[in-house]
RNA sequence: CAGCGAAAAACGCAAGACCGGUGAAAGCCCGUUACGCAAAGCUACGAGACUACCGCGUCCUCUUCUGGGCGUUACGUCGGUCGAGCUACCGAA
Numbered sequence: 001c002a003g004c005g006a007a008a009a010a011c012g013c014a015a016g017a018c019c020g021g022u023g024a025a026a027g028c029c030c031g032u033u034a035c036g037c038a039a040a041g042c043u044a045c046g047a048g049a050c051u052a053c054c055g056c057g058u059c060c061u062c063u064u065c066u067g068g069g070c071g072u073u074a075c076g077u078c079g080g081u082c083g084a085g086c087u088a089c090c091g092a093a
Stems, first nucleotide, its partner, number of pairs: 004091002012037002016033003020029003035080001041086003045083003048078003055072006
């Protein structure tokens, strides 16, 4: 230095729930708590998953205006889904 990850040490992050906010939604932000995490640090590059405002198709409703259902659709979301890239504390085997 690289790899690796302990019944080591010092740190760190924060699931879910709840309070408030935001968004059409998925989700995100703030605070409390602490499920867990050796990268649960950063980056939407690849895969995968989630949502569907608008759009498209279709069905129903309606005197009309309209309203509702179903399907599809990402340029949206997820880094605590996996991979990949970059960076990083410690030093037992």